This is a predicted structure of an 87-nucleotide RNA (SAM riboswitch aptamer (S box leader)) from Actinomadura rudentiformis.
RNAcentral holds the sequence, with entries from Rfam.
The coordinates come from a structure-prediction model, not an experiment, and the mean pLDDT is 82.
The model forms 96% of the base pairs in the Rfam consensus.
Its Rfam family is "SAM riboswitch aptamer (S box leader)". Rfam's curators write: The SAM riboswitch is found upstream of a number of genes which code for proteins involved in methionine or cysteine biosynthesis in Gram-positive bacteria.
RNA sequence: CGUUCAUCCAGAGGACUCGAGGGACCUGGCCCCAUGACGGUCCGGCAACCUGCACACGCAAGGUGCCAAUGCCAGGAUCGAUGAGGA
Repeated sequence: CGUUCAUCCAGAGGACUCGAGGGACCUGGCCCCAUGACGGUCCGGCAACCUGCACACGCAAGGUGCCAAUGCCAGGAUCGAUGAGGA
């Protein structure tokens, strides 16, 4: 990037910091949050895709990613996120 494919009910949190909203957008729910959420940093962890080993399950954790709840749920939208390609 009016691009392709795959996946999105598995898994994995502590400390410090910040200071009011947050859970992508709209509507409706529901939930988290001053006992400090969201975000940031550090450390730790997970193992989806790539990678390496093994080539059956798996193991590792190098690249990317992720670590409340099914992308929180239902509906909507030319919806979004991540990975691997392509141009």